[in-house]
Context: one part of a larger RNA
RNA sequence: GGACGAACGCUGGCGGCGUGCUUAACACAUGCAAGUCGAACGGUGUACAUUUAGGAGCUUGCUUUUGGAUGUACAUAGUGGCGGACGGGUGAGUAACGCGUGAGGACGUGUCCUAUACAGGGGGACAACAGAUGGAAACGUCUGCUAAUACCCCAUAAGCCGAGAGGUAAAAGGAGCAAUCCGGUAUAAGAGCGACUCGCGUCCUAUCAGCUAGUAGGCGGGGCAACGGCCCACCUAGGCGAAGACGGGUAGCCGGACUGAGAGGUCGACCGGCCACACUGGAACUGAGACACGGUCCAGACUCCUACGGGAGGCAGCAGUGGGGAAUAUUGGGCAAUGGGGGCAACCCUGACCGAGCAACGCCGCGUGAAUGAUGAAGGUCUUCGGAUUGUAAAGUUCUGUUAUAAGGGAAAAAUGAUAGGGUGAGGAAAUGCUCCCUAUUUGAUGGUACCUUAUUAGAAAGCCACGGCUAACUACGUGCCAGCAGCCGCGGUAAUACGUAGGUGGCAAGCGUUAUCC
Numbered sequence: 001g002g003a004c005g006a007a008c009g010c011u012g013g014c015g016g017c018g019u020g021c022u023u024a025a026c027a028c029a030u031g032c033a034a035g036u037c038g039a040a041c042g043g044u045g046u047a048c049a050u051u052u053a054g055g056a057g058c059u060u061g062c063u064u065u066u067g068g069a070u071g072u073a074c075a076u077a078g079u080g081g082c083g084g085a086c087g088g089g090u091g092a093g094u095a096a097c098g099c100g101u102g103a104g105g106a107c108g109u110g111u112c113c114u115a116u117a118c119a120g121g122g123g124g125a126c127a128a129c130a131g132a133u134g135g136a137a138a139c140g141u142c143u144g145c146u147a148a149u150a151c152c153c154c155a156u157a158a159g160c161c162g163a164g165a166g167g168u169a170a171a172a173g174g175a176g177c178a179a180u181c182c183g184g185u186a187u188a189a190g191a192g193c194g195a196c197u198c199g200c201g202u203c204c205u206a207u208c209a210g211c212u213a214g215u216a217g218g219c220g221g222g223g224c225a226a227c228g229g230c231c232c233a234c235c236u237a238g239g240c241g242a243a244g245a246c247g248g249g250u251a252g253c254c255g256g257a258c259u260g261a262g263a264g265g266u267c268g269a270c271c272g273g274c275c276a277c278a279c280u281g282g283a284a285c286u287g288a289g290a291c292a293c294g295g296u297c298c299a300g301a302c303u304c305c306u307a308c309g310g311g312a313g314g315c316a317g318c319a320g321u322g323g324g325g326a327a328u329a330u331u332g333g334g335c336a337a338u339g340g341g342g343g344c345a346a347c348c349c350u351g352a353c354c355g356a357g358c359a360a361c362g363c364c365g366c367g368u369g370a371a372u373g374a375u376g377a378a379g380g381u382c383u384u385c386g387g388a389u390u391g392u393a394a395a396g397u398u399c400u401g402u403u404a405u406a407a408g409g410g411a412a413a414a415a416u417g418a419u420a421g422g423g424u425g426a427g428g429a430a431a432u433g434c435u436c437c438c439u440a441u442u443u444g445a446u447g448g449u450a451c452c453u454u455a456u457u458a459g460a461a462a463g464c465c466a467c468g469g470c471u472a473a474c475u476a477c478g479u480g481c482c483a484g485c486a487g488c489c490g491c492g493g494u495a496a497u498a499c500g501u502a503g504g505u506g507g508c509a510a511g512c513g514u515u516a517u518c519c
Base pairs, nucleotide, nucleotide: 001519002518003517006515007514008513009512010511013366014365015364016363017362018361019359020358021324026322027321028320030319031318032317035082036081037080040079041078043076044075045074046073047072048071049070050069051068052067053066054065055064056063057062058061089277090276091275098202099201100200101199102198103197104196107194108193109192112190114188115187116186117185118184120154121153122152123151129144130143131142132141133140134139159168160167161166173182174181175180203249204248205247210240211239212238215237216236217235218234220232221231222230252274253273254272255271256267257266258265259264279300280299281298282297283296302313303312304311305310330356333354334353338352339350340349341348342347369399370398371397372396379390380389381388382387403460404456405455406454407453408452409451413446417442418441419440420439421438422437423436425434463508464507465506466505467504468489469488470487474503475502476501477500478499484491485490
């Protein structure tokens, strides 16, 4: 000199873009953060319509009421499907094929894309519901009924297994008047994703020198998506190590960031990729995918409820609270956009995200006025008392209106979406539906914001640090080795340019200094 997720002191006008618990992976009140599909299914409820049985009123063909059936619309606890393995957080652990880079073969893959083939027949349940019953609750138990794209059996078979004979193995329907659309099953291939193996690289310590029995390898098996001591039986006695094994300490790794002429050094906040973790430890289930942050089970600590028998919970999601700390924000708006999940769709959900709030925390930009103005005014300071300086500075005069304030107008972000209408292409006898195009209408949290116009007033907007040398900038007074200063050298003991104050000057400026840390 540069840098910073900074903090502290003094000061503080505005805007844009970023950034904001580095400490206790400490404990958490409250709300929200993952649902969706009624076009898979049987129910239930509400409203309406049609129809039917009965009652009441009577004007005798109408009104009203109770019950049943059917249909339509809406809602939905349950069964079922897909999604809760993504997105979001944190960096505790990890010195490791964890990461980076390069290579490899013995693998898996829901949704998506391409292609081929198929979907024939049958069956039994369980929720919901009803009844009974236990419990304070959480939550159950028993009996009975019922549907399905839930479950099972038979058939068929490209595939798979097998040397062969042969064996084995699938499906589901729904919407619609229909056309058709959305689905189902199997196989093959692809894309993307994931798992695994290897070469090389990856901090300090030798005041850690020897380490190792599933240890190293083989044969045979088991297991796995797959290779493999991954696991097991048997056999061999190996394997690693001063090119640092083993142990200890520290640490998520990288793209990158800072600095530096570079070589290098330091760091890994924000953004992006990978990994690991989800109160602590362990385990599996489901599933294409997890050994699963807002799933399950067990153990533990802690907190809460309890009728004392027993239960409930997990913010390292977004806000927020306590605590710790030098220190780090709102219990706010919206799904309008982008993206994600579900759905044929409408749409629903989305603290991802978009945008707002707080903070000079950082970077960048703008302003605090401009021109003119010498009796060089007054006042202040110094003085050799002549004057010098503050100083064109002020006042005064003439302007401007950025910002500000007020009033008016007012976006882009919105379409490739949706709805309606018209056209078009393939197919079809045609209509509807599907593909593509055009037109109209409609959808904005931010926000009446940005921006524009008009009006008004110099009005509302400057501080901080330094002035002995290094280092740009000096005098007076006070103090008297005191009080104090100080990055180093050093100042202060009666004339202090070094302490304190004032005037002046220098530097930077909505900041300026100090401290910590890195180069």
Small-subunit ribosomal RNA, 5' domain from an uncultured bacterium, 519 nucleotides, folded computationally. Model confidence (mean pLDDT): 83 of 100. It matches the Rfam family "Bacterial small subunit ribosomal RNA".